[in-house]
RNAcentral holds the sequence, with entries from ENA. This is a predicted structure of a 73-nucleotide RNA (transfer RNA) from a Chloroflexia bacterium. Rfam family: tRNA. The family's RNA type in Rfam is transfer RNA. The organism belongs to Chloroflexia, within Bacteria.

Order: sequence, then C1' cells, then structure tokens
RNA sequence: UGCGGGGUAGCUCAGAGGCCAGAGCAGAUCGCUCAUAAUGAUCAGGUCGAGGGUUCAAGUCCCUCCCCCGCAA
Repeated sequence: UGCGGGGUAGCUCAGAGGCCAGAGCAGAUCGCUCAUAAUGAUCAGGUCGAGGGUUCAAGUCCCUCCCCCGCAA
C1' cells in the first nucleotide's frame, strides 16, 4: 500500500430497509432461606466507531475517515 472480515449495553454476541434496538452473563431491588449459594420476579443500562449521502423511513444500502484481526506485497 492493496484485499477480506469486524466495531451494537460493563462483557460475549444476535439483529441483512419499517414492530419501541434485543438475548445471555454481569449489576440493582424484592421473594425464598436461620444464613449463604442456587433459583424465581422486577428494574436499570445504548447518541449502533465518526462524519456525510440515498430513502417517506438506515444498526442494516453508498462514500470518506478512525480503530482491531487476517491475507498479499
């Protein structure tokens, strides 16, 4: 420098144009217990890497840039 994959909640990841952006784990509160663990219920937590474009509508499509991984030179 070129090509490919990736960046979404604290962590691991789903979400391939329209449902309010979701799950598991972690966290908080409550229940159960003499107590703890396990387990059950509820809650909170996100400017979807940044900027721009297309569209009635973008996490999703297009462009530029940043970061991570791999391949080639």